[in-house]
RNA sequence: CAGUGUAGUAGAGGUGCAGGCAACAAAAGUACUUUCAGGGAAGAGUGGUAUCAAUGAUCUGAAAGAAAAGGGUUGUCUGCCGAAGCGAUUGUGUCACCGGGACAUUUUCGCUGGUCUUGUAUAAAAUAUAUACAAGAUUGUCACCAUGUUACCUCAUGGUGGAGCGCUAUCUCACUA
Repeated sequence: CAGUGUAGUAGAGGUGCAGGCAACAAAAGUACUUUCAGGGAAGAGUGGUAUCAAUGAUCUGAAAGAAAAGGGUUGUCUGCCGAAGCGAUUGUGUCACCGGGACAUUUUCGCUGGUCUUGUAUAAAAUAUAUACAAGAUUGUCACCAUGUUACCUCAUGGUGGAGCGCUAUCUCACUA
């Protein structure tokens, strides 16, 4: 110097990932509230209670008033490159209460390199969008092969294949020689 193993640090993929804030569109003239009229139930409400109801409920019509959550777009800020997402699971909290379920967060395990298009399914007001699966395209990285370049290394192009516990750079320690 090179090689192997181990522990760190810093980076790359790009229409890159996620979150906060603000505005906007839509949800929607919908839910809901009030008034008037109709009507006449031991009913309405729920899985079950609570609760409401002849002081007229549920329901129908008219008038007036009138939202929000989740999701989306744009801008900006922040954190990052298993960024993040999904599935199962443990604990806690919230949804009037119980059951079921949903949401937020947390523990552990598993899968997925990224982006886009199409189809199916689920969620949703939705034709927006998200997630999962399948197919296709594209892209970064590594390995192998071929061609060209080159004394060789290298570089470029093409093909095939793999996965992020990866890849590149740098570096601690140990071992081999």
Molecule: Lysine riboswitch aptamer
Organism: Anaerosporomusa subterranea